[in-house]
Context: one part of a larger RNA
């Protein structure tokens, strides 16, 4: 000088755009964050309307249940990790739900369990019998273009339905069937996500020198979705190391940021990619995918409820509260918008998001007035007592109204999805579906951004310095005291260096200090 997620002192007008626990991976009241589908399913439930011949019939349907698909995404934080973690160049023996395409299929039975009914046990949390039931839930036949094993002779293995509309025929009047659509199953390809492998690179320390027994390689063999001592038995005796093995500290990395003419040196907040972890440890189900932040067992600390037998928890999600600290924010609005889950939609969720809201915390950008005014006015310092300086500065005088106030108007973020009209495709069909094209409606922020009136100089300046490095100088007070001070120094009676006035001087809604860094 340049920088900073800064923090303290003064001081403090407005606005735009970032940015806000760097410390205890401390501990958390409270509420919210991942639910959703009735176009899978059964009770045809609680209640609500309408009609009713008073039996009930339509129609809407919260809430639980069983089933599906999401709860591996999104958000979080940075404790481990020194390592194929990560960054970059390859590589082969792998999977992969929804998506896209291409083939081929969706035939016919079955027994159950939940809700529920009843009984019973507990304080609770929940939990036992017995009985009843659907189904896209489960299971077996059948059937196999391609699939999978195979000793090449042959073996194995699949499904489920749902909604919408209808002209002819059948009908037990429920439907058959047709026909569109969303599903199912089988299989190949492809996007796409993911696992594994390898060469190179990735902090000190040698006051750390020797490390290894599943160690290192072989056969067989299990095991995974895959390759492989991943595991196992057997056999061999290797393997790594001063080109730092081993131990030890210390750290998440990277695209990048700061800083410099580069070269390098720090660093790794926000933004994005990879990784790890989710009270501690340890383990598996479940699934396409997890050894699963808001999923379950087990084990320890800790909190909390208990009727003392038992049981509940896990903010490193938004917010918020103790603690810790020099230090860092609302228990805020809204899904309008962009995505994300589930759904035929319609729409429900979404503290992801987008927005408000506090903080001069950082960069930008405006303003706090403009011209004119010498009687060089009082007032204050200074003074050789003559004047000198504060200063055109102020006062008048004239104008102007930017932000800030009032009042009006007022773009854009909205494009759709669903409805209404119409055309084309499908089709036995003008129904229903899809595509297109008009119309139509949706906005939290918000008293929006911007644009007009209206009044008044009206509401808006501070902070450090002034011996020298370093731009700025006199006067009082003090008297090796009381103090300053980056360095060099300054004060013991004329201090430009201590305090305090007056004047300068630099920066400015921000100055100056500390603190790190180049």
């Nucleotide at each position: 000088g340049a920088u900073u997620g800064a923090a303290c002192g003064c001081u403090g007008g407005c606005g735009g755009u970032a940015u806000g626990c760097u410390u205890a991976a401390c501990a958390c009241a409270u509420g919210c964050a991942a639910g959703u589908c009735g176009a899978a399913c059964g009770a045809g439930u609680a209640g609500c309307u309408a009609c009713u011949u008073c039996g009930g019939u339509a129609g809407c349907g919260a809430g639980a249940g069983u089933g599906g698909c999401g709860g591996a995404c999104g958000g979080g934080u940075g404790a481990g990790u020194a390592a194929c973690g990560c960054g970059u160049a390859g590589g082969a023996a792998u999977c992969u739900g929804c998506c896209u395409g291409u083939u081929a299929g969706u035939g016919g039975g079955g027994g159950a369990c939940a809700a529920c009914g009843u009984g019973g046990g507990g304080a609770a949390a929940c939990u036992c019998a017995c009985g009843c039931u659907a189904a896209u839930a489960c299971c077996g036949c059948a059937u196999a273009c391609g699939c999978c094993c195979u000793a090449c002779g042959g073996g194995g293995g699949a499904a489920a339905g749902g909604a919408g509309g209808g002209g002819a025929u059948c009908u037990u009047c429920g439907g058959a069937c047709c026909u569109u659509u969303c599903g199912c199953u089988a299989a190949c390809a492809g996007a796409u996500g993911a696992g594994c492998c390898u060469g190179c690179g990735u902090u000190a320390g040698a006051u750390u020198a020797g490390c290894u027994a599943g160690u290192u390689g072989g056969u067989a063999g299990g095991g995974u979705a895959a390759a492989g001592g991943c595991c196992u038995a057997c056999c061999a005796a290797g393997g790594c190391g001063a080109c730092g093995a081993u131990c030890u500290a210390u750290a998440g990395c990277u695209g990048g940021u700061c800083u410099g003419a580069g070269a390098g040196g720090a660093c790794g907040a926000u933004c994005a990619g990879c990784c790890a972890c989710a009270c501690u440890g340890g383990g598996a189900c479940u699934g396409a995918g997890a050894c699963a932040c808001g999923g379950c067992c087990c084990a320890g600390a800790c909190u909390c409820c208990u009727a003392c037998g038992g049981g509940a928890g896990g903010c490193a999600g938004c917010a918020g509260u103790g603690g810790g600290g020099a230090a860092u924010a609302u228990u805020g609005g809204a899904c309008a918008a962009u995505g994300g889950g589930c759904g035929c939609a319609a729409g429900c969720c979404u503290g992801a998001u987008c927005c408000a809201g506090c903080a001069a915390u950082a960069c930008c950008g405006c303003g706090u007035g403009u011209g004119u005014g010498a009687a060089g006015a009082a007032g204050g310092c200074c003074c050789u007592a003559g004047g000198g300086u504060u200063g055109u500065a102020a006062a008048g005088c004239a104008c102007u109204u930017u932000c800030a106030a009032u009042g009006g108007g007022g773009a854009g973020g909205a494009a759709a999805a669903a409805g209404a009209g119409u055309a084309a495709g499908c089709u036995a069909a003008u129904a229903c579906c899809u595509u297109g094209c008009u119309u139509a409606u949706u906005g939290a922020c918000a008293u929006u951004a911007c644009c007009c009136a209206u009044a008044c100089a009206a509401g808006a300046a501070g902070c450090a310095c002034c011996g020298g490095c370093u731009a700025a100088c006199u006067c009082c007070g003090u008297g090796c005291c009381a103090g300053c001070a980056g360095c060099c120094g300054c004060g013991g009676u004329a201090a430009u260096a201590c305090g305090g006035a007056g004047g300068g001087u630099g920066c400015a809604a921000g100055c100056g200090u500390u603190a790190a860094u180049c």
Model confidence (mean pLDDT): 85 of 100. A computed fold for a 518-nucleotide part of an RNA from a Methylococcaceae bacterium, annotated as small-subunit ribosomal RNA, 5' domain. The sequence was found in a public genome assembly. Its Rfam family is "Bacterial small subunit ribosomal RNA".